[in-house]
């Protein structure tokens, strides 16, 4: 110096790279709720049934009208703080919580499978929403790497294709000269 690989350690992709918190701003909304009048006239609530449980002819549960009048999730902005499977989706099964029992619904933690990153269209679906989020299908742009061809011979340009269990540095063992 070179090969070929195992761990370990630090990096990079973007100045819309991810995700939290904490503030402020909009909108959710003159919306639910609560309180008053009027009506109806018997059931109504508690996510589905099915138990139980409360509530009502002293009028529930629905409409209207008046009056008051919120919030959570999700967003824009900024700060700070972790971080580069950062993080997000889906799948069985565990716990927890929704009166109780199944079913469903929400958090938590692990297991596993897909995604390199964002952005824009178009479906579907959450959602109050032309926001936002996911899923799937495109489309360009971006970063690594490999392979080919080109050149003024560059670490660059073009095409293609791969995928993060990647790519760069470096290390600690191994062979070699």
């Nucleotide at each position: 110096c070179u090969c070929a690989u195992u761990g370990g350690u630090a990096g990079a992709g973007g100045u819309u790279g991810c995700a939290a918190u904490u503030g402020u701003c909009a909108a959710a909304a003159g919306u639910a709720a609560a309180c008053a009048g009027c009506g109806c006239a018997a059931g109504a609530c508690u996510u589905g049934u099915g138990g139980a449980g409360u509530c009502c002819g002293u009028g529930a549960c629905c409409g209207c009208u008046g009056c008051c009048g919120a919030a959570a999730g999700g967003g824009g902005c900024a700060a700070u703080u972790g971080c580069c499977g950062a993080a997000g989706c889906g799948g069985g099964a565990u716990g927890c919580a929704g009166c109780c029992a199944c079913a469903c619904u929400g958090c938590a933690a692990g297991c596993u499978g897909c995604u390199g990153g964002g952005u824009c269209u178009g479906c579907a679906u959450u959602g109050a929403a032309g926001a936002a989020g996911u899923g799937c299908a495109g489309a360009a742009c971006u970063g690594u790497c490999a392979c080919a061809a080109g050149c003024a011979a560059g670490c660059c340009u073009u095409g293609u294709g791969a995928a993060g269990a990647g790519c760069u540095a470096u290390u600690c063992g191994g062979a070699g000269a």

Notes: Lysine riboswitch aptamer from Ectobacillus ponti, 177 nucleotides, folded computationally. The prediction has a mean pLDDT of 80. Rfam family: Lysine riboswitch aptamer. From the family's description: Riboswitches are metabolite binding domains within certain messenger RNAs that serve as precision sensors for their corresponding targets. Allosteric rearrangement of mRNA structure is mediated by ligand binding, and this results in modulation of gene expression. The source organism's lineage runs through Bacteria, Bacilli, Caryophanales, Bacillaceae and Ectobacillus.